A computed fold for a 131-nucleotide RNA from a Bacillota bacterium, annotated as c-di-AMP riboswitch aptamer (ydaO/yuaA leader). Lineage of the source: Bacteria > Bacillati > Bacillota.
[in-house]
């Protein structure tokens, strides 16, 4: 000296997951924002009736081929939008026979998890100096 561990500030990244109020705090409650979900005429679909059940979250699926690749297609790389190179991920959970779309209404969640790039071109915006 560096690494990994641990703590604390400060600013960031993925994702809807941030803010304030009430309370000394915490629980918890509200409210605002940001996201899901059921839910009419219309329209669209009539392959369901424990069965080839269906259906939601989420980028996380499609064929093949065999149990791990392949290919395509999606998803993330630190304001954004393109285009090309590069790296990464392509899980998990849940509803409980049931839900197309869908105004008005109803109703839910604000977790967890991180340190991953570069060239061009445009655009937005913050700071600093200088007039």
């Nucleotide at each position: 000296g560096g690494a990994a561990c641990c703590a604390a500030u400060g600013a960031g990244c993925c994702a809807a997951a941030u803010c304030g109020u009430g309370u000394c705090a915490a629980a918890c409650a509200c409210g605002a924002a940001c996201g899901g979900g059921g839910g009419a005429c219309c329209c669209a679909c009539u392959u369901u009736u424990u069965u080839c059940g269906g259906g939601g979250c989420g980028a996380a699926c499609a064929u093949g081929a065999u149990g791990u690749c392949a290919u395509g297609a999606g998803g993330g790389u630190u304001g954004c939008u393109u285009u090309c190179c590069a790296c990464c991920c392509u899980a998990g959970c849940c509803c409980g026979u049931c839900a197309g779309c869908u105004u008005a209404c109803c109703u839910c969640g604000u977790c967890g998890g991180c340190a991953a790039g570069g060239a061009a071109a445009g655009c937005c915006u913050g700071c600093g100096c200088a007039a």